[in-house]
RNA sequence: GGUAAAGUGGCUGAGUGUUCAAGCGGUAGGUUGUAGCCCUAUAAACAGAGGUUUAAGUCCUCUCUUUACCA
Numbered sequence: 001g002g003u004a005a006a007g008u009g010g011c012u013g014a015g016u017g018u019u020c021a022a023g024c025g026g027u028a029g030g031u032u033g034u035a036g037c038c039c040u041a042u043a044a045a046c047a048g049a050g051g052u053u054u055a056a057g058u059c060c061u062c063u064c065u066u067u068a069c070c071a
Base pairs, nucleotide, nucleotide: 001070002069003068004067005066006065007064010024011023012022026042027041028040029039030038047063048062049061050060051059
């Protein structure tokens, strides 16, 4: 330099345009002699910028970062 893939809560990870799952973790409460397990509640995210659309995590363009392969 070329080709391809990926970027979503604190972490892992799902999400075929109309509502952001789930698990671990955090906080508060219940239970317990204490802690743990268990139960309930709660906070928290779409890499950045534009565009299309009634509506974009999802479609299009550009940029950035990471990974793999080729040279």
Molecule: transfer RNA
Organism: Bathypterois grallator